[in-house]
Context: one part of a larger RNA
RNA sequence: GGAUGAACGCUGGCGGCGUGCCUUAAGCAUGCAAGUCGAACGGUUGAGUCGCAAGACAAGACAGUGGCAGACGGGUGAGUAACGCGUAGGAAUCUACCCCUAGGUAGAGGAUAGCCCCGCGAAAGCGGGGGUAAUACUUUAUGGUCCCGCAAGGGUAAAGGACUUAACGGUCCGCCAAGGGAGGAGCCUGCGUCCUAUCAGCUAGUUGGUGAGGUAAUAGCUUACCAAGGCGAUGACGGGUAGCUGGACUGAGAGGUUGGUCAGCCACAACUGCACUGAGAUACGGGCAGUACACCUACGGGUGGCAGCAACUAGGAAUAUUGCGCAAUGGACGAAAGUCUGACGCAGCGACGCCGCGUGGAGGAAGAAGGCCUUAGGGUCGUAAACUCCUUUUGCCAAGCCGUUCACAGCUUGGAGAAUAAGCCCCUACUAACUACGUGCCAGAAGUCUCGGUAAUACGUAGGGGGCAAGCGUUAUCC
Numbered sequence: 001g002g003a004u005g006a007a008c009g010c011u012g013g014c015g016g017c018g019u020g021c022c023u024u025a026a027g028c029a030u031g032c033a034a035g036u037c038g039a040a041c042g043g044u045u046g047a048g049u050c051g052c053a054a055g056a057c058a059a060g061a062c063a064g065u066g067g068c069a070g071a072c073g074g075g076u077g078a079g080u081a082a083c084g085c086g087u088a089g090g091a092a093u094c095u096a097c098c099c100c101u102a103g104g105u106a107g108a109g110g111a112u113a114g115c116c117c118c119g120c121g122a123a124a125g126c127g128g129g130g131g132u133a134a135u136a137c138u139u140u141a142u143g144g145u146c147c148c149g150c151a152a153g154g155g156u157a158a159a160g161g162a163c164u165u166a167a168c169g170g171u172c173c174g175c176c177a178a179g180g181g182a183g184g185a186g187c188c189u190g191c192g193u194c195c196u197a198u199c200a201g202c203u204a205g206u207u208g209g210u211g212a213g214g215u216a217a218u219a220g221c222u223u224a225c226c227a228a229g230g231c232g233a234u235g236a237c238g239g240g241u242a243g244c245u246g247g248a249c250u251g252a253g254a255g256g257u258u259g260g261u262c263a264g265c266c267a268c269a270a271c272u273g274c275a276c277u278g279a280g281a282u283a284c285g286g287g288c289a290g291u292a293c294a295c296c297u298a299c300g301g302g303u304g305g306c307a308g309c310a311a312c313u314a315g316g317a318a319u320a321u322u323g324c325g326c327a328a329u330g331g332a333c334g335a336a337a338g339u340c341u342g343a344c345g346c347a348g349c350g351a352c353g354c355c356g357c358g359u360g361g362a363g364g365a366a367g368a369a370g371g372c373c374u375u376a377g378g379g380u381c382g383u384a385a386a387c388u389c390c391u392u393u394u395g396c397c398a399a400g401c402c403g404u405u406c407a408c409a410g411c412u413u414g415g416a417g418a419a420u421a422a423g424c425c426c427c428u429a430c431u432a433a434c435u436a437c438g439u440g441c442c443a444g445a446a447g448u449c450u451c452g453g454u455a456a457u458a459c460g461u462a463g464g465g466g467g468c469a470a471g472c473g474u475u476a477u478c479c
Stems, first nucleotide, its partner, number of pairs: 001479004006475005013357006019350002021315001026313002030310003035068003040065002043062003048057003075268003084193007093185003098181004103176003106140004115130006146155003160173005194240003201231003206228008243265004247258004270291005293304004321347001323346003329343001330341004360390004370381004396415006423468005429448002434463005444451002
């Protein structure tokens, strides 16, 4: 000198774009953050319409069964020195939704929730009986370009719904099996990836083989048996520290430092373990068990998990609103209308950062007053002010407009008025900038050398000057 997710002191006009718990992966009141589909299903309810009535039709709404989505999106960085990440390759794999290709979609059946009845419980919730539907479940048939097999042969499937038609049928959305694609995911390997030897030996599923099991798939992945291997000063094993990268900062570069915001990957969801469902999880707002903590309780028992968005408490030098909207982009579901979306788009707060603009412009004295200095003549603040003319950015006031959808934002015109707007640090040298007074090794200053003990350009104040400027200094850290 540059840089920062900064903080502190003094000061502070506006706008744009960014950015904001670095500390306790501490604890969390409250609200919201993942639903959707009635064109899968049986029901309940029902605005309204028709009708004398009984009743019929029926938009819409609803809990339940069922489907898809809750594995994405969002957060955090605790753990991890590892095939975790980066890069380059590999073969023994899976893949819902999407696209392409060419086929099929025939029959039968038994339940169950909702509902009704009864019961238990403070609640959370649970039990018994009756009866009902499906794109829920079971089963039979068929069997191709699928699977096993050398072959013979054997094995595996499905579901309907809406609209339309007088009907046959047609259209659309689905369903099943197969092949291919795209994107996604799992696995293996080479190389690279911090400090420490005051850590020198480490290892028993350990290293390899065979049989068996297991997985979507390879493999000690698991198991039985057999062999005795495997790793290590090119640093094994142990200890410490740490998410990794694209990048960022600095530097002429080499390099050093760093990984916040954005993007990719990984890991985690109070802590520990476990599986279920599923194409995909060992699942942040799913389940089970244990532990700690907190809450409710009728004391029998039950409930919870903000490292989602806000908010709160605590901690801290320190970090924001319990805001608006789904209008845009994207996502889930749906045939669609649409619903949901604290993703996202916006607004609010903070000079936290970068950038831009303003705080007026021109004229105006051999130069007012006043301050300071003075050799008392004068010098200086200084065209600075006053004064004259002008302008109106920003701000203020008023009216109107625009945007297919519009949360927010924006635009136009007019009015008054120089009006609403300058500070901070420094002045011995390094280092741009000097005098006076006060003080008297005191009070104090200081980044370094140092300054101060009676003329201090170094302390304090004033005048003047220098620098930067809505900022200026200080502190911390990196180069």

Notes
RNAcentral holds the full RNA, with entries from SILVA. This is a predicted structure of a 479-nucleotide part of an RNA (small-subunit ribosomal RNA, 5' domain) from a groundwater metagenome. Its mean pLDDT, the model's own confidence on a scale to 100, is 84.